[in-house]
RNA sequence: ACGUGCGUUCCGGGGUCGGUGGAAGUCCGAACCGGUGGUGACAGCCCACGACCCGCGUGCCCCACGGCCCGCGGUUGACCCGGUGGAACUCCGGGGCCGACGGUGAGAGUCCGGAUGAGAGGCGCGCAC
Numbered sequence: 001a002c003g004u005g006c007g008u009u010c011c012g013g014g015g016u017c018g019g020u021g022g023a024a025g026u027c028c029g030a031a032c033c034g035g036u037g038g039u040g041a042c043a044g045c046c047c048a049c050g051a052c053c054c055g056c057g058u059g060c061c062c063c064a065c066g067g068c069c070c071g072c073g074g075u076u077g078a079c080c081c082g083g084u085g086g087a088a089c090u091c092c093g094g095g096g097c098c099g100a101c102g103g104u105g106a107g108a109g110u111c112c113g114g115a116u117g118a119g120a121g122g123c124g125c126g127c128a129c
C1' cells in the first nucleotide's frame, strides 16, 4: 500500500408574507427544500441504489391474531432550449416540471406521525489476519 474480518462512528432539507373563507402552514399569489453511488465536467428531473408500499420463501417468537431477522421479486415522480467547451439533459443563461403513506374544523414535498427509526453509503476511526 492492498485485501478480508470484527468493532465503532457519521449519515434529509424546506413555510416567510399576503388573499379568500366560519375554518386552510393543505386552496390562490409570491416563496422555500432536494438522500446515496456512478456518469470524458459538478445532476431533485441521465443510469443505478436506498427508504416507504405490495407479494413469496427460510428461521425464530406467540394459545391465537400476528410480529421480527434474513433472502428474492414487484411497484416507485419529474427536462427542454440556447451558450461555452475536446467532452456537459451535470457548468452558465432562460423557461419548465416532480415529490410515498396515515392524520389534521378545508385538499399538505414544507404541519403532526411511523422516525431519538431505517438505509444506500463515507479517503471516517480503531483492532486483527
Base pairs, nucleotide, nucleotide: 003129004128005127006126007125008124009122010121016030017029018028019027031110032109033099034098035049036048037047038046044097045096053074054073055072056071057070059068060067061066079095080094081093082092083091101113102112103111